c-di-GMP-I riboswitch aptamer from Nitrosomonas sp., 76 nucleotides, folded computationally. It matches the Rfam family "c-di-GMP-I riboswitch aptamer". Rfam describes the family as follows. GEMM was predicted in a large-scale screen for bacterial structured RNA regulatory elements. The coordinates come from a structure-prediction model, not an experiment, and the mean pLDDT is 85.

RNA sequence: GACUGACAAAGGCAAACCCAUCGUGAGGUGGGGACGCAAAGCUUCCAGUCUUAAUAAAGACAGUGGGGUUACCAAA
Numbered sequence: 001g002a003c004u005g006a007c008a009a010a011g012g013c014a015a016a017c018c019c020a021u022c023g024u025g026a027g028g029u030g031g032g033g034a035c036g037c038a039a040a041g042c043u044u045c046c047a048g049u050c051u052u053a054a055u056a057a058a059g060a061c062a063g064u065g066g067g068g069u070u071a072c073c074a075a076a
Stems, first nucleotide, its partner, number of pairs: 004074002012037002017032006035063001041069003045066003048061005
């Protein structure tokens, strides 16, 4: 240096579910809680799934993949 990843170290995030709240809804936010994650950090550019609505669109999911971008530690 590589994003290569261990019977390593320091840490990080946080599914389902519950409570509160926002939204027509998918779902989001805060708290609790951990199924898991080496990018489960960020980003809708592409595909996919879902919602509203009805032929023209809008929205949601980054923990559904791909792409872009940033990044702790270090065995082999």